[in-house]
Context: one part of a larger RNA
RNA sequence: GAACAAACGCUGGCGGCGUGCGUAACACAUGCAAGUCGAAUGCGAAAGUAGCUUUCGGGUUACGAGUAGCAUGGCAGACGGGUGAGGAGCACGUACCUGACCUAUCCUGGACAAGGGGAUAGUCCUGCGAAAGCGGGUUGAAUACCGUAUAUACUUGAGAGUUUAGUAGCUUUUGAGUAAAGCUGGCCUCUGUAAACAAGCUGGCGGUCCAUGAGGGGGGUGCGUCCUAUUAGCUUGCUGGUGGGGUAAUGGCCUACCAGGGCGACGAUGGGUAGCUGGUCUGAGAGGAUGAUCAGCCACACUGGGACUGAGACACGGCCCAGACUCCUACGGGAGGCAGCAGUGGGGAAUUUUGGGCAAUGGGGGCAACCCUGACCCAGCAACGCCGCGUGAGUGAGGACGCCUUUCGGGGUGUAAAGCUCUGUGAGGAGGGACGAAAGCUAUUGGUGAACAAUUAGUAGAUUUGACGGUACCUCCACAGCAAGCCCCGGCUAACUCCGUGCCAGCAGCCGCGGUAAGACGGAGGGGGCAAGCGUUGUUC
Numbered sequence: 001g002a003a004c005a006a007a008c009g010c011u012g013g014c015g016g017c018g019u020g021c022g023u024a025a026c027a028c029a030u031g032c033a034a035g036u037c038g039a040a041u042g043c044g045a046a047a048g049u050a051g052c053u054u055u056c057g058g059g060u061u062a063c064g065a066g067u068a069g070c071a072u073g074g075c076a077g078a079c080g081g082g083u084g085a086g087g088a089g090c091a092c093g094u095a096c097c098u099g100a101c102c103u104a105u106c107c108u109g110g111a112c113a114a115g116g117g118g119a120u121a122g123u124c125c126u127g128c129g130a131a132a133g134c135g136g137g138u139u140g141a142a143u144a145c146c147g148u149a150u151a152u153a154c155u156u157g158a159g160a161g162u163u164u165a166g167u168a169g170c171u172u173u174u175g176a177g178u179a180a181a182g183c184u185g186g187c188c189u190c191u192g193u194a195a196a197c198a199a200g201c202u203g204g205c206g207g208u209c210c211a212u213g214a215g216g217g218g219g220g221u222g223c224g225u226c227c228u229a230u231u232a233g234c235u236u237g238c239u240g241g242u243g244g245g246g247u248a249a250u251g252g253c254c255u256a257c258c259a260g261g262g263c264g265a266c267g268a269u270g271g272g273u274a275g276c277u278g279g280u281c282u283g284a285g286a287g288g289a290u291g292a293u294c295a296g297c298c299a300c301a302c303u304g305g306g307a308c309u310g311a312g313a314c315a316c317g318g319c320c321c322a323g324a325c326u327c328c329u330a331c332g333g334g335a336g337g338c339a340g341c342a343g344u345g346g347g348g349a350a351u352u353u354u355g356g357g358c359a360a361u362g363g364g365g366g367c368a369a370c371c372c373u374g375a376c377c378c379a380g381c382a383a384c385g386c387c388g389c390g391u392g393a394g395u396g397a398g399g400a401c402g403c404c405u406u407u408c409g410g411g412g413u414g415u416a417a418a419g420c421u422c423u424g425u426g427a428g429g430a431g432g433g434a435c436g437a438a439a440g441c442u443a444u445u446g447g448u449g450a451a452c453a454a455u456u457a458g459u460a461g462a463u464u465u466g467a468c469g470g471u472a473c474c475u476c477c478a479c480a481g482c483a484a485g486c487c488c489c490g491g492c493u494a495a496c497u498c499c500g501u502g503c504c505a506g507c508a509g510c511c512g513c514g515g516u517a518a519g520a521c522g523g524a525g526g527g528g529g530c531a532a533g534c535g536u537u538g539u540u541c
Base pairs, nucleotide, nucleotide: 001541002540003539004538006537007536008535009534010533013389014388015387016386017385018384019382020381021347026345027344028343030342031341032340035075036074037073040072041071042070043069048063049062050061051060052059053058082300083299084298092224093223094222095221096220097219098218101217102216103215106213108211109210110209111208112207114148116146117145122139124137125136126135127134128133153178154177155176156175157174158173159172160171161170162169182205183204184203185202186201187200191198192197193196226272227271228270233263234262235261238260239259240258241257242256243255244254245253275297276296277295278294279290280289281288282287302323303322304321305320306319325336326335327334328333353379355378356377357376361375362373363372364371365370392422393421394420395419402413403412404411405410426482428477429476430475431474432473436468441461442460443459444458445457446456447455448454485530486529487528488527489526490511491510492509496525497524498523499522500521506513507512
């Protein structure tokens, strides 16, 4: 000098864009943060209103409404969001390998969807319990579950051929095993009932098997990746082999047996520290330091362990066990996990609102309408940072007053003020007022198509959809009126005098000032620097 996720002191007008617990991975009150589908399925209210009836207590019917709600089932809860505790490692970065692998939804292609069965949740009845919840019986549905059939194929056993560096692949023969589900719109040409409906026809969305692709993931390898030798030897599933198990898959990953290996001064082993990277800061560069925000990867979710479901988890807002802690309890037993968004206590020099909206972008579910979304978009707080603007402009005396100084003549503040002439940014008042909105809907034209279905591109039309926000922006109104401080002035280092003090009080980054004329302390006048900031402290180069 530059920089900062900064803090502290003094001061503080506005706007835009960013950023905001670095400390206790400390504990958490409260609300919200993951649901959705009635076009998979079974049930199914009430309030209220109206009618009828009534012994005036009520009963019943319709609407409310197949709504709210409960339950089965499907998909999604493995994404998105948070944090950096652990980890010195194939965790990350980079370049490769996988002839050792997996992949739901999606794209493309091929083939199918035949015919049956038994349950169960919920409802109803009933029992236990303070609760959380648990049990028995009746009824009883499905795209839930289970056999059978079929098999282009796939898996697997055996044989033959071909190919390869090799265990892949390809061709072929023969056995065994393995599928499925319906829902919905339209129509009457065929079939049935018989005259508009279906089990019929035809579309859409789904279902099953296989292959391919895309995107995603698992595994392996070369190289790179902090300090310490005041850590020199380390290792027994430890190194290799064979058989077996396990996995989507290789492998001591696990196991039985056999051999005795494997690593190490090119630093093993141990100890300490640390998420890694793109980047960021600095520097002419080489390098050094760093890893907030944004993006990629990894790890974790009260602590430790475990599996289940699933295409995918050993799963933040799932389950089980153990532990610590907190809460409820009828003392028998139960409930919980903010390192999601806000917020609270605590710690700390120190870090924000218990805000608005799904309008946009994106995500989940759904044919869709739509629902959900503390992701996100916005607003609020904070000079925390960067950038921009303003606090007025012109004119105005050898030069007012005041203050300071003086050799008492004067000099300084100083065109500074006043005065005169203007301007109107920001703040204030009044009026107008956005972009961000594209979609979606209807009609129609073209492409694809058998199609007037569906889809896609265009044209036309109507009606809508904005949290921000009556905000930005524009116009008008009035007034110089409402808006400047902080640090420094001995040298380094730009800027000097007077008074006070008297090695005192104090200053100080280094050198050093202060003991009676201190340009270094304190005040004043003046000056210098930067400016809505200025200094100090800390850290890095």

Small-subunit ribosomal RNA, 5' domain from a metagenome, 541 nucleotides, folded computationally. The full RNA is in RNAcentral, with records from SILVA. Model confidence (mean pLDDT): 82 of 100.